[in-house]
Lysine riboswitch aptamer from Ruminococcus flavefaciens, 160 nucleotides, folded computationally. Its Rfam family is "Lysine riboswitch aptamer". Its family is annotated with lysine biosynthetic process in the Gene Ontology. RNAcentral holds the sequence, with entries from MGnify.
RNA sequence: GGUAGAGGUGCAGUUAAGAUGAGUACUUCGGUUUCGGAUCGCCAGUCCCAUGAAGCCGCAGGAAAGGUGAAACUGCCGAAGGACAGGAUGCGGCAUACCCUGUUCUGGUCACUUAUCGAACAGGUAUUUGACUGUCAUCAUGUUAUGAUGGAGUGCUAUC
Repeated sequence: GGUAGAGGUGCAGUUAAGAUGAGUACUUCGGUUUCGGAUCGCCAGUCCCAUGAAGCCGCAGGAAAGGUGAAACUGCCGAAGGACAGGAUGCGGCAUACCCUGUUCUGGUCACUUAUCGAACAGGUAUUUGACUGUCAUCAUGUUAUGAUGGAGUGCUAUC
């Protein structure tokens, strides 16, 4: 340097019943009120409005997206995720979002703390504190396995 493997409620992806979203947004009608309202975020611009905007109340009707997700399938073991910087796409401009490159951090899972996104007490991301677990090193013991301490995945094991 190549190849093949191990960690396990292992990681990611596709599709998706269902639940939630929600009797919410929105619409007709009636009432009230009386000047603004809409355009994913901001600016600019544009459109609607005393022939009544927006708000509120009542009757009736009544969604969707993102997120989640039984079951099934696919790719895998830096699987994958985050932060920073740059590039590209996009826009009237900025920003967000998606994609690519580089640097850097995290062995993995679960629970908890805090922050943030979110309708959410679901879930995601980061973080705090623990527990469990795999791996290597050192030490002790000697049941060939156990215990203690410590490290990190460009690591570990096997093989060429």